A computed fold for a 100-nucleotide RNA from Microbacteriaceae bacterium 3FA27C10, annotated as Glycine riboswitch aptamer. Its Rfam family is "Glycine riboswitch aptamer". Rfam links the family to the GO term glycine biosynthetic process. The model forms 85% of the base pairs in the Rfam consensus. The sequence was found by an Rfam model in a public genome assembly.
RNA sequence: CGUGUCACGGCGGGAGAGUCCUCCCGAGAACCGUCGGGCAGGCGCCGUAGGAGCAAUUCCUCUCCGGGAAACUCUCAGGCCCCCGCACCGCCGUGGCCGG
Numbered sequence: 001c002g003u004g005u006c007a008c009g010g011c012g013g014g015a016g017a018g019u020c021c022u023c024c025c026g027a028g029a030a031c032c033g034u035c036g037g038g039c040a041g042g043c044g045c046c047g048u049a050g051g052a053g054c055a056a057u058u059c060c061u062c063u064c065c066g067g068g069a070a071a072c073u074c075u076c077a078g079g080c081c082c083c084c085g086c087a088c089c090g091c092c093g094u095g096g097c098c099g100g
Base pairs, nucleotide, nucleotide: 001099002098004097005096006095007094008093009092010091011090012089013088018043020042021041022040023038024037025036026035027034044080045079046078050076051074052073053072057070058069059068060067061066
């Protein structure tokens, strides 16, 4: 120095699925009706933290058999008003590795 690679930080972009029922608490109301909070329970649902699996799909590798991976599949965890979180993409900065 780099058009390379990894990690961290900042900025920008960034989806999905019930604000259902019961119970408890608080406020309001004072015939009933309302709002907020609590995963406390039940049922339903989501797939973009993480995790698991290659049974299907797709990709990579291999002569073959096989093997690996994923934005795939499963939902253990997590999530289902907003916010937070969030894979992934772009830019900037720092550090390491690699190459010159």